Predicted 3D model of a 594-nucleotide part of an RNA (large-subunit ribosomal RNA, domain I) from a Chloroflexota bacterium. NCBI's taxonomy places the organism under Bacteria, Bacillati, Chloroflexota. The sequence was found in a public genome assembly.
Context: one part of a larger RNA
RNA sequence: GGCGCACGGUGGAUGCCUUGGCACCAAGGGCCGAUGAAGGGCGUGGCUAGGCUGCGAUAAGCCCCGGGGAGCCGCCAAGCAGGCGUUGAUCCGGGGAUGCCCGAAUGGGGAAACCCGCCCGGGGUAAUGCCCGGGCAUCGCCGCCUGAAUCCAUAGGGCGGCGAGGGCAAGUGGGGGAACUGAAACAUCUUAGUACCCCGAGGAAAAGAAAUCAACCGAGAUUCCCCAAGUAGCGGCGAGCGAACGGGGAAGAGCCCAAACCGUCGGGACUUAGUGGCCGGCAGGCCUAUGUCCCGGCGGGGUUGCAGGUCCCGGCAGGGAGGGCUGCCGACCUCCCACGGAGUUACAAACCGAACCCUAGCCGAAGGACCCUGGAACGGGCCGCCAGAGAGGGUGAAAGCCCCGUAGGCGAAAGGGGGAGGCUCCGGCCGGUGAGCCUGAGUACCACGGGACACGGGAAAUCCCGUGGGAAGCAGGGGGGACCACCCUCCAAGGCUAAAUACCCUUGGUGACCGAUAGUGCACCAGUACCGUGAGGGAAAGGUGAAAAGAACCCCGGUGAGGGGAGUGAAAUAGAACCUGAAACCGUGCGCCU
Repeated sequence: GGCGCACGGUGGAUGCCUUGGCACCAAGGGCCGAUGAAGGGCGUGGCUAGGCUGCGAUAAGCCCCGGGGAGCCGCCAAGCAGGCGUUGAUCCGGGGAUGCCCGAAUGGGGAAACCCGCCCGGGGUAAUGCCCGGGCAUCGCCGCCUGAAUCCAUAGGGCGGCGAGGGCAAGUGGGGGAACUGAAACAUCUUAGUACCCCGAGGAAAAGAAAUCAACCGAGAUUCCCCAAGUAGCGGCGAGCGAACGGGGAAGAGCCCAAACCGUCGGGACUUAGUGGCCGGCAGGCCUAUGUCCCGGCGGGGUUGCAGGUCCCGGCAGGGAGGGCUGCCGACCUCCCACGGAGUUACAAACCGAACCCUAGCCGAAGGACCCUGGAACGGGCCGCCAGAGAGGGUGAAAGCCCCGUAGGCGAAAGGGGGAGGCUCCGGCCGGUGAGCCUGAGUACCACGGGACACGGGAAAUCCCGUGGGAAGCAGGGGGGACCACCCUCCAAGGCUAAAUACCCUUGGUGACCGAUAGUGCACCAGUACCGUGAGGGAAAGGUGAAAAGAACCCCGGUGAGGGGAGUGAAAUAGAACCUGAAACCGUGCGCCU
């Protein structure tokens, strides 16, 4: 020195464990903010130096209402001192009060958490300084006042009221909008309307009641899922992109304006005729802007494609009262009653509000003082019991009957949800005729230039935008993939609209999900330490024991570190560098070989 055996050291694999993660399902909830948010800074404890948590100068808290019932003064983290509590504390839930400074930050400034003001009121002082409370940013809309050049007016100014501003993981609508990449190069194309930037809104958003499809049969708003189908197509016909019709499901809802016409109010114009008007018929009576036309506001009416509405005519239709110049008849209008219908998310709208649910909780069956092993019984034996409960967790090993629970029941003063009902609103219907009237215009459409449609300009319809041109108007107009005819179908140029859908949070449940190099980046004081000028990047790190019983005392040692005894414990090779404790690596002893 090598090999072997034994025993150690080192190291932290493995096994076991889980406070943490992951995924899915169900239910519920979903915006916060000038009444100052989100997020921070600084403070705050009797002894508190630090961190976490809570709170805000009333500062681990104050008040009220409920729950609960014997302890309590949060955690790392023990101790000292002192308190509180059956006159109900701590704790849990609901409501309220306080809430420094920064931050949209908003009196002005500013290198955030700081500096400096003005007005009003109060405290203090002889007085000022000083202290406290309230107010003072900007923009938009509305109203009022004032008011230039410039007469009226307008601009401007002032005051008051209301609103906005900022944040937000994902989801959502809109305005902009890449490149790497792929095409085995690359330019059309692709990546992709993706990433990213900006704006808006909401708990969802968007879309939405056919100028839609279909195919000569028919369907009947939108959204989402499955199929159709990787089909038809598009495509340097390359790479690649990629429908619809139709079918099956989830959900289900339909409405309101503009216009004609009527009434009323306001403004303007015209005519001097009893034309004309006063609801119609007959008779009588009245009116000189009382008339007619135009414009505008408001109310009624009306909303459609088998065209619909309006005007006009006809028929039918509860009761009562009232109305217009008078009388009769008829019609019409208003109010009341009855009857019928509808409704708070659209179609008109507000308030009250039962049940029930959420935000704390409560009750809840049944074993043993027997024997054995053991440190310990939850194990084995023996004898019992409950079960609408033998889910699960804990307890010194493996517990239906020890503890928490579980099945099954019960429960809210306050806040929130919920919405039965109260309540509120509405009500003529049917038919006929008309070459009367109305039915969304710089619109449709066309040309050119673009964009979106699965569709790259193509035979290229359809939809949207820019520039220019520019209809019809119901005997009308759009579409059916160039275009034309026939046929079919639908009414654009106004608007609203739940649910099924997306995402997140909370609670509950589940797992042929992970088990500390896994599972979240984070099981642990992690978006921390640390790195970076910055944007940003971003860790490592769990386990004594049933219980600290965490080793009194003695010895060596530097009043060490560490160790040896003693003691605790079932165990100390469980001793805090603490469960198990593999391997590399380093030793000690013995044996053999060289």